[in-house]
RNA sequence: AGGCGUAUAGUGUCAACGGCAAGCACGGUGGUCUCCAAAACCACAAGUACGGGUUCGAAUCCUGUUGCGCCUG
Numbered sequence: 001a002g003g004c005g006u007a008u009a010g011u012g013u014c015a016a017c018g019g020c021a022a023g024c025a026c027g028g029u030g031g032u033c034u035c036c037a038a039a040a041c042c043a044c045a046a047g048u049a050c051g052g053g054u055u056c057g058a059a060u061c062c063u064g065u066u067g068c069g070c071c072u073g
Stems, first nucleotide, its partner, number of pairs: 001072007010026004019056001028044005049065005
């Protein structure tokens, strides 16, 4: 330099063809329970790497960039 893959809450991960409030587990915060704590239960907060485009509508399609991994020279 060229090619391929990948990027979703703090962490790990679902989300066939684009469609209704993007879920789950652990973790975090608050509460219930308890003499206290743990456990259990209930509730809440937190996310589509970044910029454009297509579309009535994009995590998903197209494109550029960035990070990571692999291959070729």